[in-house]
RNA sequence: UUCUUAUCAAGAGAGGUUAAGGAACUAGUCCAAUGACACCUCAGCAACCUGUCGCACUAUUGCAGACAAGGUGCUAAUUCUAGCAAGUUUUGUUACUUGAAAGAUAGGGA
Numbered sequence: 001u002u003c004u005u006a007u008c009a010a011g012a013g014a015g016g017u018u019a020a021g022g023a024a025c026u027a028g029u030c031c032a033a034u035g036a037c038a039c040c041u042c043a044g045c046a047a048c049c050u051g052u053c054g055c056a057c058u059a060u061u062g063c064a065g066a067c068a069a070g071g072u073g074c075u076a077a078u079u080c081u082a083g084c085a086a087g088u089u090u091u092g093u094u095a096c097u098u099g100a101a102a103g104a105u106a107g108g109g110a
Stems, first nucleotide, its partner, number of pairs: 001110008013042005021031003025083004043075003048071002050068004054063003079102001084099005
C1' cells in the first nucleotide's frame, strides 16, 4: 500500500513547546491569538488483540462469562451533519427511516 472481518449513539484532560490554522475530501456548520491543530510529559477512557481464571467441548476449539491492562487505539460536537440509492412523508426544494459508499480503529492475509 492493498484484500478481508468486526466495531463506530457510550466513555475519558491537565501542563509544557510552538504559532495559524483545524474538524479526511466537497458543501454546511463548528473549534481557534481567552492560543486551536500538531508535538512532548503526565493523567484518564475503553477492552479489538493479549494474559489468568471459569464454563462447554474429542479438540490446539468456543463463550452477550469474570478479572487484569502487556500491544494498539482514543480523550470537542453521533464518524459534527449531509453527499449515493430505496422507501415513508410534505403544498414544497420539508421531515424521517433503512441500506450503501467514503473514512477511522482493531484483528487476520498478501
SAM riboswitch aptamer (S box leader) from Virgibacillus alimentarius, 110 nucleotides, folded computationally. The coordinates come from a structure-prediction model, not an experiment, and the mean pLDDT is 82. The sequence was found by an Rfam model in a public genome assembly. Taxonomically the source falls in Virgibacillus (Bacteria, Bacillota, Bacilli, Bacillaceae).